This is a predicted structure of a 1501-nucleotide RNA (small-subunit ribosomal RNA) from an uncultured marine bacterium. The RNAcentral record of the sequence draws on ENA. Its Rfam family is "Bacterial small subunit ribosomal RNA".
RNA sequence: GAGUUUGAUCCUGGCUCAGGAUGAACGCUAGCGGGAGGCUUAAUACAUGCAAGUCGAGGGGCAGCAUAGGACUUCGGUUCUGAUGGCGACCGGCGCACGGGUGAGUAACGCGUACACUACCUACCUUUAACAGAGGGAUAGCCCUGGGAAACUGGGAUUAAUACCACAUAGUAUUGCAUAAUUUAUUUUUAUGCAAUUAAAGCUCCGGCGGUUAAAGAUGGGUGUGCGUUAGAUUAGCUAGUUGGUAAGGUAAUGGCUUACCAAGGCUACGAUCUAUAGGGGGCGUGAGAGCGUGGACCCCCACACGGGUACUGAGACACGGACCCGACUCCUACGGGAGGCAGCAGUGGGGAAUUUUGGACAAUGGGCGAAAGCCUGAUCCAGCAAUACCGCGUGCAGGAAGAAGGCCUUCGGGUUGUAAACUGCUUUUGUACGGAACGAAACGGUCUGGAUUAAUACUCUGGGCUAAUGACGGUACCGUAAGAAUAAGCACCGGCUAACUACGUGCCAGCAGCCGCGGUAAUACGUAGGGUGCAAGCGUUAAUCGGAAUUACUGGGCGUAAAGCGUGCGCAGGCGGUUUUGUAAGACAGGCGUGAAAUCCCCGGGCUCAACCUGGGAAUUGCGCUUGUGACUGCAAGGCUAGAGUACGGUAGAGGGGGGUAGAAUUCCAUGUGUAGCGGUGAAAUGCGUAGAGAUGUGGAGGAAUACCAGUGGCGAAGGCGGCCCCCUGGAUCGAUACUGACGCUGAGGUGCGAAAGCGUGGGGAGCAAACAGGAUUAGAUACCCUGGUAGUCCACGCCGUAAACGAUGUCUACUAGCCGUUGGGAGACUUGAUUUCUUAGUGGCGCAGCUAACGCAAUAAGUAGACCGCCUGGGGAGUACGGCCGCAAGGUUAAAACUCAAAUGAAUUGACGGGGGCCCGCACAAGCGGUGGAGCAUGUGGUUUAAUUCGAUGCAACGCGAAGAACCUUACCAGGUCUUGACAUCCUGCGAAUUUUCUAGAGAUAGAUUAGUGCCUUCGGGAACGCAGUGACAGGUGCUGCAUGGCUGUCGUCAGCUCGUGUCGUGAGAUGUUGGGUUAAGUCCCGUAACGAGCGCAACCCUUGUCCUUAGUUGCCAGCACAUAAUGGUGGGAACUCUAAGGAGACUGCCGGUGACAAACCGGAGGAAGGUGGGGACGACGUCAAGUCAUCAUGGCCCUUACGACCUGGGCUACACACGUGCUACAAUGGAACGCACAGAGGGCUGCAAAGGCGCGAGCUGGAGCGAAUCCCACAAAACGUUUCGUAGUCCGGAUUGGAGUCUGCAACUCGACUCCAUGAAGUCGGAAUCGCUAGUAAUCGUGAAUCAGAAUGUCACGGUGAAUACGUUCCCGGGCCUUGUACACACCGCCCGUCACACCAUGGGAGUGGGUUGCAAAAGAAGUGGGUAGACUAACCUUCGGGAGGUCGCUCACCACUUUGUGAUUCAUGACUGGGGUGAAGUCGUAACAAGGUAACC
Repeated sequence: GAGUUUGAUCCUGGCUCAGGAUGAACGCUAGCGGGAGGCUUAAUACAUGCAAGUCGAGGGGCAGCAUAGGACUUCGGUUCUGAUGGCGACCGGCGCACGGGUGAGUAACGCGUACACUACCUACCUUUAACAGAGGGAUAGCCCUGGGAAACUGGGAUUAAUACCACAUAGUAUUGCAUAAUUUAUUUUUAUGCAAUUAAAGCUCCGGCGGUUAAAGAUGGGUGUGCGUUAGAUUAGCUAGUUGGUAAGGUAAUGGCUUACCAAGGCUACGAUCUAUAGGGGGCGUGAGAGCGUGGACCCCCACACGGGUACUGAGACACGGACCCGACUCCUACGGGAGGCAGCAGUGGGGAAUUUUGGACAAUGGGCGAAAGCCUGAUCCAGCAAUACCGCGUGCAGGAAGAAGGCCUUCGGGUUGUAAACUGCUUUUGUACGGAACGAAACGGUCUGGAUUAAUACUCUGGGCUAAUGACGGUACCGUAAGAAUAAGCACCGGCUAACUACGUGCCAGCAGCCGCGGUAAUACGUAGGGUGCAAGCGUUAAUCGGAAUUACUGGGCGUAAAGCGUGCGCAGGCGGUUUUGUAAGACAGGCGUGAAAUCCCCGGGCUCAACCUGGGAAUUGCGCUUGUGACUGCAAGGCUAGAGUACGGUAGAGGGGGGUAGAAUUCCAUGUGUAGCGGUGAAAUGCGUAGAGAUGUGGAGGAAUACCAGUGGCGAAGGCGGCCCCCUGGAUCGAUACUGACGCUGAGGUGCGAAAGCGUGGGGAGCAAACAGGAUUAGAUACCCUGGUAGUCCACGCCGUAAACGAUGUCUACUAGCCGUUGGGAGACUUGAUUUCUUAGUGGCGCAGCUAACGCAAUAAGUAGACCGCCUGGGGAGUACGGCCGCAAGGUUAAAACUCAAAUGAAUUGACGGGGGCCCGCACAAGCGGUGGAGCAUGUGGUUUAAUUCGAUGCAACGCGAAGAACCUUACCAGGUCUUGACAUCCUGCGAAUUUUCUAGAGAUAGAUUAGUGCCUUCGGGAACGCAGUGACAGGUGCUGCAUGGCUGUCGUCAGCUCGUGUCGUGAGAUGUUGGGUUAAGUCCCGUAACGAGCGCAACCCUUGUCCUUAGUUGCCAGCACAUAAUGGUGGGAACUCUAAGGAGACUGCCGGUGACAAACCGGAGGAAGGUGGGGACGACGUCAAGUCAUCAUGGCCCUUACGACCUGGGCUACACACGUGCUACAAUGGAACGCACAGAGGGCUGCAAAGGCGCGAGCUGGAGCGAAUCCCACAAAACGUUUCGUAGUCCGGAUUGGAGUCUGCAACUCGACUCCAUGAAGUCGGAAUCGCUAGUAAUCGUGAAUCAGAAUGUCACGGUGAAUACGUUCCCGGGCCUUGUACACACCGCCCGUCACACCAUGGGAGUGGGUUGCAAAAGAAGUGGGUAGACUAACCUUCGGGAGGUCGCUCACCACUUUGUGAUUCAUGACUGGGGUGAAGUCGUAACAAGGUAACC
């Protein structure tokens, strides 16, 4: 820096990614070289070989080897001479304490750094000084002889030394004493004197080497001190040699290091003790740095050497390849005893994800011994193995378009792989073959020659010249020659982060995944392919680490609401602290000196062809110490000051606290009077009380608790909290004016006081209220909400508890920073003396600027600007839980984790949606009315059922007289049966035939067979066009699936008034503003206001129709006037007035008047007018919503079928029928039925048609055919109405279902299954439960008429006119909608979200009778080896001796200490445990519905 919480936004906050790095491992792959590194695990066990020897110039010697000589000889050899080169074993010297390995232990003076040792040692080396005299006794070896399997060992004799011992000599050595000097002082040091004690070694090539003492140096070590050095307080107290002293011992040396005695100390909150973990550092990785992580390789230090203990030797060890003992393990054994220690180099087993050869050489560097040659050296130098990482090189280069083939994709045109290949030319690194060939090797040595030294041409040291020999690596690097593109590319990725996309397969499967997340039939996310991207002899993955992460914040974060201020005071330690003067110099600052090892890092150079790598110099090493200086600041010391703080004096306000007393109102109870039937309670009731007298009301009494009004964002208090009145005791605050003290202050870990309510203990008290409990209701249930009762408790005293959403969710203190308005307490000023006003101070509120804030908001009472101190936070859940500790009588509180799990959880604000939130408004939404539905019969549609099939679709409103404006066949998609397969239909090709048509047979028909007629049109004469039949294959075909892949069309909210945009402005932003507000409207309609100004889609208007008039026109329409004719009629002439027709105009615009309103918009009323406030009706449907409907109108992607899911035919079905629902028709009657008479429409339709008159039939209808393609003719009589008559409230003269019979019409055909007519029949039904629908005017209601579809078949649909009402107070309520506002944990948007128990599966975890290990404390036992002490026993070379012995020593015994080990009892930790507790996780389990809206009882602590 990015991804990820959201519909979107900002913030908080976690998770994840991109980078670097590794002693790595794993997967796939692999050409070469260089220089590096390579058991991180089992400090597990180890076969085998090697890793420390050397010196004969210390010694006695001589086993073996070699040489020489002699002797013998069977000619193989044997033997003699230590004679020579040399040398096994032995004595002796030096080394073995270095080098090499490992990191178990260790939290420590272990390490690092800086000092100190007047408290020390130091072999070999260097320098200086001195010395080395004279003796002695042994002992290995060798020889002899024993024991033993072996390891090894006993005895005897003899022998040497640079082995051992005594004596002599000895100083500045050591010890003791004395004196003097020095020193602040000391048994500091120095000097002097005296006494005592202690040395030595020889060898030789004659050059030298070696020895002893002392002093000094160098080197290496030892010891002490300051500072630094992991985590845990759920480890708070630890310590008896412990702390100090005296004395002694011990050590190289100080010291409780050890012992005795004395004292009672020592460490610890600045973290002792305990527990866990860990070698430390230079450095290394990362990072801008500060840091964080780490300590492999290299260098320094430490520790360890099978586990534990111990000492010996030595200059040095308590000793990796030494010793002794204990233990475990392994091996040998003759069973009696012995041997061993790879954490050296290789190597083996084991462990493990994992780490190499039982290699070469001492050529170089270094080490040991030696005089040297030299020997030894798994140190080291090299090689080997593995891409383990780093660095370098290569796998070719140039040309080459027919853009080949093949692959992949494709819109079928092409694109891409791709100049890539082929092909042509060139080059030859690497590799192969052949040949040449270094540096590392010059010292030591030899020789020649200078110089120094010297008597010297010896010796020695040093310089130069010449010179022999020496190479593991090494068949090396490097160079040359030859041939030849020849020998050499993979891995990961391609949804976003993150560079790189398509096809196929798969179909929530298989799988992927670092995070977000992909996959449920069109997957750039899985698998494969093509293509692409990245890196490249590697590429990916995994692990752990730093970074990003300012996500522990020193640099560099926070705490009102996101995680986070302790409930609140007091206060020890600690931190911080006013002003001034002087001093000081701890901090601070500056300079210098020392140190800060080397390597590493960095800079400048150099060497390998470059690089990695190696190397020279510099810088750096931010630190520590010493020293000099400065004196501002902090500290310290001393002295002042008064502004902080406090005291004194005088006032003031107050529910501040504690105790005592007292008052009135009210509730309840008791007594009593009056009085009678209810009271009480609720949404409604009931339980309850009451005729045994309640409730109501009067009087009296009892008792407890609380104090109406005043009362107030008023007061007081640190907080909790405090409220009648009076008295007593008492704390604090504040104001005023002076005086005094003189920094006395602030904060405050621990500590300690107070601390609502509930709760607990003891004893009281108990009126009201009231957990629990009981009853009544409510409810599906109701362990609740509501009601009636009611116990703890609430009250008091004393004692506990110690927590609250203890909140201002805001720690305390101090200072500073615009204003305005209230209010409480005190003080002051002014005058106009007031219910005045101004100022000031201490509180307490409201608004607001700057500033701050993620925003909300805060804003002198800060969340602003700063300072001081304390507390607290670090993703959500698990969990404020478990365990442990502390507190508590208990309840519980406090302190406080982890495993596991998720990718979020959270805050503020935004837009929506929603609310059993609010406000305003509208609508046949309710209300007011009229008529219906729901009941009956029938019609029709649907569900269901049935069926071979009852084709399919539509399903709340917005499916259900819907698609269907019309299923007997057809339609038809369904079923049964019979048939066809290039097909019923389209295009192309080939052949034949004109097309077409007649008749017959079979069949249910499709179809099949036979048969008849017919030869057409165009022509360039080849043929062609249309049509039919046959054939072949491309293809046709599908009402098969997916309306959740789609287009188009449609429904719906809704004809609701809304939905948006540009620019500007506001906001970090999502967004807001505009569009909100005040009015008004049918309307986001208009006006006004206004950080908005404008605009678009909607509204309205424009369009059609209807209502009035005018103009024009005048047939088929009309007929006033004129005329003719008729029985009569616009029938005729004529007319153009009227009606009408159909073209064009006019008209209506709140235009006018009055009122209301804001001088607006507009509204109300009126005039005029045919019409008045959008005149009535229609068409017209914004942005969008419902994955709404339709793949069966049509179109269409994908999938599926292809002798069938296609096509044809016959018959059946879609018309079924216990039932349920929707929509209708007809009714139930008298506002009616019936009969007779009689009047008035509009709009339509008509040639496959409408059909008149006339005739026939009771009728449906038949006949008939005039007229009419229609303002002419026909359908076609409109009906209700009106007039007269009848019926008289009845299942009827209502009603017409059903059924029987007889017919008519259409049609190939009315059986399943048509309509109509006549006669007969005459069902239910007497106005319809819950519920529910339509309608506001020419509307409802009622009456008929027509049309589309159609052969026929409407109670449906669409249209037409006739007659023609009632009601609307109003907006409380139901439903739907609009605007504003509010809440929200919703955004798939309440059909939302979401909680808990139970059931199931899995996971981790707590408790748990216990069980098994590890570590450890205390008290004891035990006591190997060893050291020290003691010593009665035994033994004994050197010296002494009076020869008896002694001194000294060795062994033994014993005491002390002590490892292993054992017992008892604690502590702690790990594992495990029947059972059990909660927790977490898990597409569709159960029960409820607790929370989110007033969440339906506000929520929460």